[in-house]
This is a predicted structure of a 102-nucleotide RNA (SAM riboswitch aptamer (S box leader)) from a Sphingobacteriaceae bacterium. Lineage of the source: Bacteria > Pseudomonadati > Bacteroidota > Sphingobacteriia > Sphingobacteriaceae. The prediction has a mean pLDDT of 84.

RNA sequence: GGCUUAUUAAGAAAGACGGAGGGAUUAGACCCUGCGAUGUCUUAGCAACCUGUGCUGACAAGGUGCUAAAUUCUAUCCCGAUUAGCUGGGAACAGAUAAGUA
Numbered sequence: 001g002g003c004u005u006a007u008u009a010a011g012a013a014a015g016a017c018g019g020a021g022g023g024a025u026u027a028g029a030c031c032c033u034g035c036g037a038u039g040u041c042u043u044a045g046c047a048a049c050c051u052g053u054g055c056u057g058a059c060a061a062g063g064u065g066c067u068a069a070a071u072u073c074u075a076u077c078c079c080g081a082u083u084a085g086c087u088g089g090g091a092a093c094a095g096a097u098a099a100g101u102a
Stems, first nucleotide, its partner, number of pairs: 002101007013043005021032003026075004044067003049063003052059002071094001076091004
């Protein structure tokens, strides 16, 4: 990397390094960014998927994960509403995370 299942509008930031773009990919929109982003490290925290304790409602020790914006939004299909606008509803695809698997 492939396959299966579950979740995906909740939650949780400081410091150091570094020095230009970044928000997965394509397009569009929007946003973050020299008042230093993205990233890496440290510390802290969130959460509760697996293990564990406990025994049905928790704890947070271990393995992961996560800590701007809904997975930032839209894209394909169905439906609602509409003058237009719509962070309206559902499904699918893609992505992410966990657990399992050949």